[in-house]
RNA sequence: AACGUAGCUGUCUAGGGUUCCGUUGAUUGCAAGAUCAAGCUGGUCCGAGAGACGGCGUAUGGACAGGGGCCGAAUAUCGUGAUCGCUGCGCACCCGCCAUAUAACACGGAAGGAUAAAAGCCUGGGAGAC
Numbered sequence: 001a002a003c004g005u006a007g008c009u010g011u012c013u014a015g016g017g018u019u020c021c022g023u024u025g026a027u028u029g030c031a032a033g034a035u036c037a038a039g040c041u042g043g044u045c046c047g048a049g050a051g052a053c054g055g056c057g058u059a060u061g062g063a064c065a066g067g068g069g070c071c072g073a074a075u076a077u078c079g080u081g082a083u084c085g086c087u088g089c090g091c092a093c094c095c096g097c098c099a100u101a102u103a104a105c106a107c108g109g110a111a112g113g114a115u116a117a118a119a120g121c122c123u124g125g126g127a128g129a130c
Base pairs, nucleotide, nucleotide: 007056008055009054010053011052012051015046016045020043021042022040023038024037025036026035027034028033057102058101059100060099061098062097066095067094068093069091070090071088105125107128111123112122113121
C1' cells in the first nucleotide's frame, strides 16, 4: 500500500427505555376520580453482523417418469402415400420430492438518526484497530 466473502425473513432472548396500562408518591376531591412526578425486578412496546430456533432462498448430492420437455426404432392396423393415431418397466434438462450444507472468524469508538424514549436498533461486519 492492497485485499478481507458475510442472502432474506418470522418468533423469541440478552439488552433497552417510558407512549399506553399497572404500581408507588404528592396534590386535589365527600367519593368515584383527575392532575403532576418517579423506570419502578411488572404487562404492552423497541430489540441483536459478532445470541437462539424456524421458514424461504441458494449450493451440492440422491431418488423419481408425478407435471413440463426431449427421443427413437420395431411391430401391428389402416393403407400404398407417407401421414395420423396407438404402443415406452426410454432420457433426469426444468418444476416438484428427499437429504445435507449455508461454515469458520468476528476487537470496535466518538458522533449522528428514528420513535414517547432508549438501546447490542439504524448509519455499521462502517471509521479505526488487528

Predicted 3D model of a 130-nucleotide RNA (Guanidine-I riboswitch aptamer). The prediction has a mean pLDDT of 76. The model forms 100% of the base pairs in the Rfam consensus. Its Rfam family is "Guanidine-I riboswitch aptamer". Rfam's curators write: This family represents a conserved RNA structure found upstream of the ykkC and yxkD genes in Bacillus subtilis and related genes in other bacteria. The function of this family is unclear although it has been suggested that it may function to switch on efflux pumps and detoxification systems in response to harmful environmental molecules. Gene Ontology term of the family: regulation of gene expression.